[in-house]
This is a predicted structure of a 1516-nucleotide RNA (small-subunit ribosomal RNA) from a Rhodocyclaceae bacterium. NCBI's taxonomy places the organism under Bacteria, Pseudomonadati, Pseudomonadota, Betaproteobacteria, Rhodocyclaceae. It matches the Rfam family "Bacterial small subunit ribosomal RNA".
RNA sequence: GAACUGAAGAGUUUGAUCCUGGCUCAGAUUGAACGCUGGCGGCAUGCCUUACACAUGCAAGUCGAACGCGAAAGGGGGCAACCCUGAGUAGAGUGGCGAACGGGUGAGUAAAGCAUCGGAACGUGUCCCGUAGUGGGGGAUAACCCAUCGAAAGGUGGGCUAAUACCGCAUACGACCUGAGGGAGAAAGCUGGGGAUCGCAAGACCUGGCGCUAUGGGAGCGGCCGAUGUCCGAUUAGCUAGUUGGUGGGGUAAAGGCCCACCAAGGCGACGAUCGGUAGCUGGUCUGAGAGGAUGAUCAGCCACACUGGGACUGAGACACGGCCCAGACUCCUACGGGAGGCAGCAGUGGGGAAUUUUGGACAAUGGGGGAAACCCUGAUCCAGCCAUGCCGCGUGAGUGAAGAAGGCCUUCGGGUUGUAAAGCUCUUUCGGCCGGAACGAAAUCGCAUUCUUUAACAGGGGGUGUGGAUGACGGUACCGGAAGAAGAAGCACCGGCUAACUACGUGCCAGCAGCCGCGGUAAUACGUAGGGUGCGAGCGUUAAUCGGAAUUACUGGGCGUAAAGCGUGCGCAGGCGGUUACAUAAGCCAGAUGUGAAAUCCCCGGGCUUAACCUGGGAACUGCAUUUGGGACUGUGUGGCUUGAGUAUGGCAGAGGGAGGUGGAAUUCCACGUGUAGCAGUGAAAUGCGUAGAGAUGUGGAGGAACACCGAUGGCGAAGGCAGCCUCCUGGGCCAAUACUGACGCUCAUGCACGAAAGCGUGGGGAGCAAACAGGAUUAGAUACCCUGGUAGUCCACGCCCUAAACGAUGUCGACUAGUUGUUGGGGGCUAUAUGCCCUUAGUAACGCAGCUAACGCGUGAAGUCGACCGCCUGGGGAGUACGGCCGCAAGGUUAAAACUCAAAGGAAUUGACGGGGACCCGCACAAGCGGUGGAUGAUGUGGUUUAAUUCGAUGCAACGCGAAGAACCUUACCUACCCUUGACAUGUACCGAACCCUGCAGAGAUGUGGGUGUGCUCGAAAGAGAGCGGUAACACAGGUGCUGCAUGGCUGUCGUCAGCUCGUGUCGUGAGAUGUUCGGUUAAGUCCGGCAACGAGCGCAACCCACACUCUCAGUUGCCAGCAUUCGGUUGGGCACUCUGGGAGAACUGCCGGUGAUAAGCCGGAGGAAGGUGUGGAUGACGUCAAGUCCUCAUGGCCCUUACGGGUUGGGCUACACACGUGCUACAAUGGUGGUGACAAUGGGCCAAUCCCAAAAAGCCAUCUCAGUUCGGAUUGGGGUCUGCAACUCGACCCCAUGAAGUCGGAAUCGCUAGUAAUCGCGUAACAGCAUGACGCGGUGAAUACGUUCCCGGGCCUUGUACACACCGCCCGUCACACCAUGGGAAUUGGGUCUACCCUAAGAUGGUGCGCCAACCUUGUAAGAGGGGGCAGCCAGCCACGGUAGGCUCAGUGACUGGGGUGAAGUCGUAACAAGGUAGCCGUAGGGGAACCUGCGGCUGGAUCACCUCCUUU
Repeated sequence: GAACUGAAGAGUUUGAUCCUGGCUCAGAUUGAACGCUGGCGGCAUGCCUUACACAUGCAAGUCGAACGCGAAAGGGGGCAACCCUGAGUAGAGUGGCGAACGGGUGAGUAAAGCAUCGGAACGUGUCCCGUAGUGGGGGAUAACCCAUCGAAAGGUGGGCUAAUACCGCAUACGACCUGAGGGAGAAAGCUGGGGAUCGCAAGACCUGGCGCUAUGGGAGCGGCCGAUGUCCGAUUAGCUAGUUGGUGGGGUAAAGGCCCACCAAGGCGACGAUCGGUAGCUGGUCUGAGAGGAUGAUCAGCCACACUGGGACUGAGACACGGCCCAGACUCCUACGGGAGGCAGCAGUGGGGAAUUUUGGACAAUGGGGGAAACCCUGAUCCAGCCAUGCCGCGUGAGUGAAGAAGGCCUUCGGGUUGUAAAGCUCUUUCGGCCGGAACGAAAUCGCAUUCUUUAACAGGGGGUGUGGAUGACGGUACCGGAAGAAGAAGCACCGGCUAACUACGUGCCAGCAGCCGCGGUAAUACGUAGGGUGCGAGCGUUAAUCGGAAUUACUGGGCGUAAAGCGUGCGCAGGCGGUUACAUAAGCCAGAUGUGAAAUCCCCGGGCUUAACCUGGGAACUGCAUUUGGGACUGUGUGGCUUGAGUAUGGCAGAGGGAGGUGGAAUUCCACGUGUAGCAGUGAAAUGCGUAGAGAUGUGGAGGAACACCGAUGGCGAAGGCAGCCUCCUGGGCCAAUACUGACGCUCAUGCACGAAAGCGUGGGGAGCAAACAGGAUUAGAUACCCUGGUAGUCCACGCCCUAAACGAUGUCGACUAGUUGUUGGGGGCUAUAUGCCCUUAGUAACGCAGCUAACGCGUGAAGUCGACCGCCUGGGGAGUACGGCCGCAAGGUUAAAACUCAAAGGAAUUGACGGGGACCCGCACAAGCGGUGGAUGAUGUGGUUUAAUUCGAUGCAACGCGAAGAACCUUACCUACCCUUGACAUGUACCGAACCCUGCAGAGAUGUGGGUGUGCUCGAAAGAGAGCGGUAACACAGGUGCUGCAUGGCUGUCGUCAGCUCGUGUCGUGAGAUGUUCGGUUAAGUCCGGCAACGAGCGCAACCCACACUCUCAGUUGCCAGCAUUCGGUUGGGCACUCUGGGAGAACUGCCGGUGAUAAGCCGGAGGAAGGUGUGGAUGACGUCAAGUCCUCAUGGCCCUUACGGGUUGGGCUACACACGUGCUACAAUGGUGGUGACAAUGGGCCAAUCCCAAAAAGCCAUCUCAGUUCGGAUUGGGGUCUGCAACUCGACCCCAUGAAGUCGGAAUCGCUAGUAAUCGCGUAACAGCAUGACGCGGUGAAUACGUUCCCGGGCCUUGUACACACCGCCCGUCACACCAUGGGAAUUGGGUCUACCCUAAGAUGGUGCGCCAACCUUGUAAGAGGGGGCAGCCAGCCACGGUAGGCUCAGUGACUGGGGUGAAGUCGUAACAAGGUAGCCGUAGGGGAACCUGCGGCUGGAUCACCUCCUUU
């Protein structure tokens, strides 16, 4: 600084993270459509589909001033016939011009098109400017008349006639031809005016205008040619015979194979020919920051088409939308003979479709055609109508108004919200409705006057000025004025996140929603409704479509180690790129100028409609193309040099590099013989197999094939695949050193060519071992496998194919640059001077590592760093490396390579967990070592199941099952039956009555019902009375529920687990999830402590603090105790408090001390002392969390449900049933015992108080007896008799006595507890309780065994590793089969389209030939009729050719019995392939086999865990 103003993201893969990557959304737009709704105006748009078919009307005519004819109505005259006028009007005809414009559509067309820029070999009516003319004749013909054919449409014959129609003649400035002399070739008149002259007149004549002829030029328009650009497909790679060129002709307005004859054999194509598909192109339009992408309605330019195909005629111009001919399809008329038609003009109709308007007005304006003009025509155009289709503007009211009305909705019931919103009061009147006025668009043409010009002219024509009058479809419209009156005017979508906006009810994985993620299974802000809110607003949403976001095709602006992506490897043509220097050139490149880039659009500054949309003036821009001038750096090109890239020569070196031929030993197997005897072989264990016909073992000899131990190595060589005994021959490449030479000879490489493991194929050999297939044996639920015994192809050789691999460094080749260190292989050099040395350099090959890069892992001079050159490849997962097609192959198959459909992911790296039939370490009655049990029996008890009217409910692996229940005869009790109650058994409130209460009768199973009697209290007050409390009655609020939901909850509890863990702050590391701390080395019961450490600290846990027990001291001694002293039947009493004991308090134990060990630490081991020794023993104490663990039936509680019942009361029953199964415990099976007797010492606890009294007998022990038996074991069961509790022992209590005397003789598989005062064994007490224990909780007595140890089982902790798991291995997940649906491949065949080739048939037509026949003009001839010539026509012939036909080929699409795989689908079948070492590591290629996943052989890979060993590196 007029024409610079311009860039946003989000959701979704995961437990979480980063990345890759797709899907989806927010924006803008539209010729739109649909749903709901709808007041007005302006401007604009409006068949995108069937180039489908069309009724009806209109859309191109005009000229009498080119020509000949020529009505009617009306008027006048006449008796009439008829005449005049109308009027030379209408009308048709000849002729001229126009009809090739304007208007429509986009079928075709990928180039004959279009856009931009150029070109030469052309035409041109009308128009403009010139030049020269316009003389003189002739013969016809329509109209018309007559006749005639036909249904019609239309003709036919005869006759008359005019012209600016037609034809000669003359003339010829130009133009044309030429043999350069010459030749040939035109024309038309009409009209206005007129002085003189002529003429009867018409007129001649002159002149103006308009025409006509020839020609030159111009303008505009058109034809032709070239360059550049212009969609997709290579699963279209070769195409081409008029094809490419030449010569000569023809043809055209014109160049040209445009056409023809001859000659040549060319032309196009990977810079994509040919073929197929799709498509009108452009200015522009939409979007985008731009670059781009998409598009080509309206407006404008070009093209193409006009029912379909072909053809020409006329003409300046057409191969012609409203012309002609032919063919075809279709429609219509018909007298059946024959005819007519073409809305992709404007309206309109049918049809199609989601969908697109009136059969309107006017030529007033603008424009077009004709005309001299008036004027006529004009569905071009201008207007109006319809539609919210779009854009723009306006309105639906404004102010005030709190009692915050009513109503609605919500509510914690207090209130909140709708909401100043409404009503009310005050005001305004746009728009609409009514009344009145009222335009611009219209001044030209025309008349008159005047002037200039033309002219002889004051005719006429042309230009100008002035003046006058006429002309409006829209339309009585815009606009203006007036009166009335808030009066007539708001909806739509949304409210889980993205994304602005929330509550209630209904519903209950139903109904439904959904753009993506996803909502809905009883408390849904996600469904439906309501209230409220948000957004936009005469519209709002939805659908469809385009661009954007998407850097998601990446030019701007992406990638390829592991995410998709480097060809298996090399050689190499084309192509791309290319060292250094000088000169030249100017193709690229840079700068200037010129031309062009239509207008409109976009942008800027103005102007006009009240504003805006819209319209409009000027500018800018149009980023392009072309021409030209200049420049000479860079690239290119040419020429000449250079040596560093590359190569050659010379001299050395290493090597499993390749090919061929020989040759060697070990081993396996086989054969022969000898020795020798019963096994061998094989496995987890076996068996099949071999062996007394002599195996295996061993010795000797022989045969044959294949492979080469040690050396041998992150050693070597090769392009890769790959290459290994030794020797010889042939041969390729590499490296090093020093010189010499060539002089850019180079790099890369699409197509191409060559090589290319294993498996496999063909032919012929060979065949020892191994070994797919196969057979047998095992294993197993099965075992088409893993294991075993055999065994064929094959493995080997020769020749020929195949051409693929995890052909991998998952890393293309070449070059340059950018810290280092170490090992190793090959070569060279130097130093010290000789070693097993050190240093330098070069080519390889390994390990670590800086910078840098990377999503991370990692890479890191051998790059995945920083750059350059070239090639290949990728673009979500699945379908699928599949189908079809092509190419290759003997085959197997390889290579190239899709789509439909389907999903919202698929994936990479890393993180935290969890898990592993992964690893390391550690712990625990986890195992082991022991002791005793359970599982067998009887009975007890709980549970399941069954039964029942009910057998109430809950608890269900560990962590339910002698559990809730510390105790069901009634009660409890929740269940069942029957009978009752309904403000209720219970709470609060109101009113009334009565004190309460107690005694008692009757009915009833009872609840209950109905009576009788006694009796009046407390507080205040003088009394009346009032109040509290209790009982009753009444009505209503309400009570009540062991009804449901423990998956709505609180609280409480179990469990992992008394396991040692779980976290935080700050700092640091990492893009991040996260890590660090908490890991590591020791140690511990312990994340206990110590040391180290990018960590330093802290919290909850551990430990300690608490309680009990064990020791001592002290205080206190009654009910306790009694040593000594008295006393006595008895600690009875006196006395005492020493002891025991009891109750308080204190102390004591801390690895404190010693030794050893360890890092001198923490600690550990041993010892001393001590009542106690290493947390002394036992309790209490339970981190963060897990299990939607348990409990709504303890309690509390949200929601739901019941309310004369799911509430309440009562009686009786049930919870106690019983074929059976399981858990827990009792008692036993006996002599370590039973029975009888005897018998000392306890502790806890209870008894409403008691160290006093009671419960109270402790049991074990000791003595005697029994003598191995179903017993003197065992006690079930049953009979009888009792006791106790209780209202009541029938269902259904406990105990005692007598009698009875069952099973059971130590318990299968399996399984439980316990590590010391423990197990085992023995008894005692307590709670609940009227009564009831083998249960539970406690108490003491007696009192063991064993632990080598951590391999294994179970559980747990820490570290590490793998993972495709995260609902976390009770995980995930593969394939067949079965069912349903979907799309698709093959398919005998079949239908239709396109195209090519050959042949046949040829309509119309133009061309050529012929032309018996027919014909006015001109010529010759004839007086004439006529004849002849020239020329022409019909007809015929020929080639060309549309439609049609025949045959064949190619191709596309549809259908198709049957068939192949694929995809999808809450709960189908079979197995278990993969993910952990996935239980046989997996995967790749190949071959064989198998229901299936798969298995096996051969070769390869690590994208395999684990252990061991070797080597190397880093750090100290």
Model confidence (mean pLDDT): 84 of 100.